A computed fold for a 73-nucleotide RNA from a Candidatus Melainabacteria bacterium, annotated as transfer RNA. Its Rfam family is "tRNA". Lineage of the source: Bacteria > Bacillati > Candidatus Melainabacteria.
[in-house]
C1' cells in the first nucleotide's frame, strides 16, 4: 500500500425493516442491618469515533477521514 471487521454511558455489551438510545456492572440516594457486606428500592452519567451528505427524521443508509484488531502484498 490494498480488503474486512470494530468503535454506541466510567467499565462489559444490546440497540430489529430508519421512527422519543437501553441493559449489566461501577457510582450517588434510601430501606434492611448493632456494625461493615450482602439484599432490596431508587437514581445520575451520552455531541452514539470525527467531519460532511441523504431523509419530514439517521446508531442504523451514502461519502471521507481517525483509532483498534485480523488478512493480503
Nucleotide at each position: 500500500g490494498g480488503g474486512c471487521u470494530u468503535g454506541u454511558a466510567g467499565c462489559g455489551c444490546a440497540g430489529u425493516u430508519g421512527g422519543u438510545a437501553g441493559c449489566g456492572c461501577a457510582g450517588g440516594a434510601g430501606a434492611c442491618u448493632c456494625u461493615u457486606a450482602a439484599u432490596c428500592u431508587u437514581u445520575u452519567g451520552g455531541u452514539c469515533g470525527u467531519g460532511g451528505g441523504u431523509u419530514c427524521g439517521a446508531g442504523u443508509c451514502c461519502c471521507a477521514c481517525c483509532a483498534a484488531g485480523c488478512c493480503c502484498a